[in-house]
RNA sequence: GCCUUCGUGGCGCAGUGGCUAACGCGUUUGACUUGUAAUCAAGAGAUCGCUGGUUCGAUUCCGGCCGGAGGCU
Numbered sequence: 001g002c003c004u005u006c007g008u009g010g011c012g013c014a015g016u017g018g019c020u021a022a023c024g025c026g027u028u029u030g031a032c033u034u035g036u037a038a039u040c041a042a043g044a045g046a047u048c049g050c051u052g053g054u055u056c057g058a059u060u061c062c063g064g065c066c067g068g069a070g071g072c073u
Base pairs, nucleotide, nucleotide: 001072002071003070004069005068006067007066010025011024012023018056027043028042029041030040031039049065050064051063052062053061
């Protein structure tokens, strides 16, 4: 230098054009307990890496850039 792949709440991940972006762990509050843990209930937390484009509509498709992983020379 080139190719492939990944980037989504604090962490791990699903979703692959359309309604409130699902789930687990964690976290907050409450219940339970003498108290803690466990358990149960409810809540908060993501402008989907950045920037343009296509489209009526983009997390999803396309270009460029940034970062991670792997491969080739």

Predicted 3D model of a 73-nucleotide RNA (transfer RNA) from Penicillium pancosmium. Its mean pLDDT, the model's own confidence on a scale to 100, is 81. Its Rfam family is "tRNA". By type it is a transfer RNA. RNAcentral holds the sequence, with entries from ENA.